[in-house]
């Protein structure tokens, strides 16, 4: 300092899959059968390091609403470059 990367918080946007089935008063729970990739988390990755939205499907999710990778503004942090 007309303030870079980043990060806190916060408003908006924001996919994809069984309102399946059997017990149950039930959206809880237990069991069974199928699926979804976008919290998290494993695995892969060129000479070496890092590293996806690939890949696994543990976690999670499969009406609606919650969550949501990310994106966008608002804010406060932050201190690069000159």
């Nucleotide at each position: 300092a007309u303030g870079a990367a980043c990060g806190g918080c916060u408003c908006g946007g924001g996919a994809g899959a069984g309102a399946c089935c059997g017990c149950g008063c039930a959206g809880a729970g237990c069991g069974g059968c199928g699926c979804c990739g976008a919290a998290g988390g494993g695995g892969c990755a060129a000479g070496c390091a890092a590293a996806a939205a690939c890949u696994c499907u543990c976690a999670g999710g499969c009406a609606a609403a919650a969550a949501g990778a990310u994106c966008g503004g608002g804010u406060c942090g932050g201190g690069a470059c000159g």